[in-house]
Context: one part of a larger RNA
RNA sequence: GGCGCAUGGGGGAUGCCUAGGCUCUGUGAGGCGAUGAAGGGCGUGAUAAGCUGCGAAAAGCACCGGGUAGGCGCAAAUAGCCUGUGAUCCGGUGAUUCCCGAAUGGGGCAACCCGUCCAGCGAUGGACAUCCAGCAAUGGAGGCGAACGCCGUGAACUGAAACAUCUUAGUAGCGGCAGGAGAAGAAAACAAACGUGAUUCCCUGAGUAGUGGCGAGCGAAAGGGGAGGAGCCCAAACCGCACGUGUUACGGCAUGUGCGGGGUAGUAGGACCGCGACAUCGGAAAGUGUCGGAAGGAGAACGCGCUGGAAAGCGCGGCCGUAGCGGGUGACAGCCCCGUAUCCGCACAAGACACAGUACGUAGCGGCAUCCUGAGUAGCGCGGGGCACGAGGAAUCCUGCGUGAAUCAUCCGGGACCAUCCGGAAAGGCUAAACACUCCACAGAGACCGAUAGCGGACGAGUACCGUGAGGGAAAGGUGAAAAGAACCCCGGACAGGGGAGUGAAAGAGAACCUGAAACCAUGCGCCU
Numbered sequence: 001g002g003c004g005c006a007u008g009g010g011g012g013a014u015g016c017c018u019a020g021g022c023u024c025u026g027u028g029a030g031g032c033g034a035u036g037a038a039g040g041g042c043g044u045g046a047u048a049a050g051c052u053g054c055g056a057a058a059a060g061c062a063c064c065g066g067g068u069a070g071g072c073g074c075a076a077a078u079a080g081c082c083u084g085u086g087a088u089c090c091g092g093u094g095a096u097u098c099c100c101g102a103a104u105g106g107g108g109c110a111a112c113c114c115g116u117c118c119a120g121c122g123a124u125g126g127a128c129a130u131c132c133a134g135c136a137a138u139g140g141a142g143g144c145g146a147a148c149g150c151c152g153u154g155a156a157c158u159g160a161a162a163c164a165u166c167u168u169a170g171u172a173g174c175g176g177c178a179g180g181a182g183a184a185g186a187a188a189a190c191a192a193a194c195g196u197g198a199u200u201c202c203c204u205g206a207g208u209a210g211u212g213g214c215g216a217g218c219g220a221a222a223g224g225g226g227a228g229g230a231g232c233c234c235a236a237a238c239c240g241c242a243c244g245u246g247u248u249a250c251g252g253c254a255u256g257u258g259c260g261g262g263g264u265a266g267u268a269g270g271a272c273c274g275c276g277a278c279a280u281c282g283g284a285a286a287g288u289g290u291c292g293g294a295a296g297g298a299g300a301a302c303g304c305g306c307u308g309g310a311a312a313g314c315g316c317g318g319c320c321g322u323a324g325c326g327g328g329u330g331a332c333a334g335c336c337c338c339g340u341a342u343c344c345g346c347a348c349a350a351g352a353c354a355c356a357g358u359a360c361g362u363a364g365c366g367g368c369a370u371c372c373u374g375a376g377u378a379g380c381g382c383g384g385g386g387c388a389c390g391a392g393g394a395a396u397c398c399u400g401c402g403u404g405a406a407u408c409a410u411c412c413g414g415g416a417c418c419a420u421c422c423g424g425a426a427a428g429g430c431u432a433a434a435c436a437c438u439c440c441a442c443a444g445a446g447a448c449c450g451a452u453a454g455c456g457g458a459c460g461a462g463u464a465c466c467g468u469g470a471g472g473g474a475a476a477g478g479u480g481a482a483a484a485g486a487a488c489c490c491c492g493g494a495c496a497g498g499g500g501a502g503u504g505a506a507a508g509a510g511a512a513c514c515u516g517a518a519a520c521c522a523u524g525c526g527c528c529u
Stems, first nucleotide, its partner, number of pairs: 001528009015514001016478002020449002022446007029438002031144002039100003042055003046078002050074002061094006070082003105114003115128005130141004148179001149177005159166001163213001189196002200227005210218002231430003234374001238261010266408001268373004272367004281361002287355005296344003302317005318335002320324001326338003379403007389415001410425005465472002485513001488500004
């Protein structure tokens, strides 16, 4: 020096554990904000650095309700207080709520600086941003928020084994706006000689028909089966009122605007004229009452012996069960504790039901002359875009430029175009349900994780730390049943560390604390060199 064995040190793997996560399900909620939000700054405790709570009325104040013996948060300790005149705690409603922040009197390097006016003796209180609507009084908006929705704008990497059309993709990103959902929606639709009857969503049709440097790829619809189911209102003709304008022979007439009545269709309908009628069907909101629902309350049934530090284990004998889900208790408990089944409880709220089929809305027949039925629209040309469809034979939809109809004997569509036939009525609007999502609340589930896992975060984590900044972003859980957390003595410079003593079932559980693998280090012994 090497190897081996042993004993320690070192280290923190492994096992066990879980206070935290992950993914779902059901129900709820789906918003907050100038009555100043979200988010912060600074304060606030007898002592107080952090977290939490709170706001100069500052770990809190008032009232109502619940609840019962202790309480002054995490969190020990001392000092001192509160509490059966019911505290702490829990639910509800209020009060207070500094400064910044949309931030809004002006400014500003956020949490700071500086004003004017009004009221008041003063302390102090109040008003004063911008935009929109309105004559004004006054009202509204603004900002924040996880995803979901609609609209506008809109990539590239990538794929095509290169690449340009194409693809990625109308995706990501950016902007606007809304709601608890949003969007769509009551046929100028489909279909095909039969028929269907708004929209949305799911299954299918179907990787079909198509489309495509016919490459890569893209990719329907009708129909069928389901979920759900709901239909309506204007504009106009015509009638009336008010006001303005023009004209007037001062009666009026014409015209414009506003409002009211009327009216809403495709077998065309309506106005208008005549006849007839109050039926039928649809169907709220608010209010009141009832139910519902907060904290919470009641809630069955076990003993003895044995082992043990400890009984819930084992033995023996019982009991309850509309409760043998689950958790805790010194090991494994239906009957020890909390609970669980079940029942009870309401000041205040959502919601449901009743008053109530109430308010309100809603029709028929005939005539067919006249009037009305959405115009810079439809269509067309050019340039684009959207449709599964890349200009193609390219219908249909949108529109930047240009052009530009018809008016029911009308007009549009049925994939160029034409005819016949069939379907429909554009150029105004509203509309539940079925379908999307989950920042959040409550209850629950898991052939999900178990501390290098599971959220980045089980722990004072978006912290420490890094970066000018946008931004990046950790590590870190476990004594014991109970602190019983080691009085006292000794070694030592010692508040280091250790040895006794004591506690404990265990201290080789001693706080650097469960278990305590390996690397690595040391010591002893053996063998080899």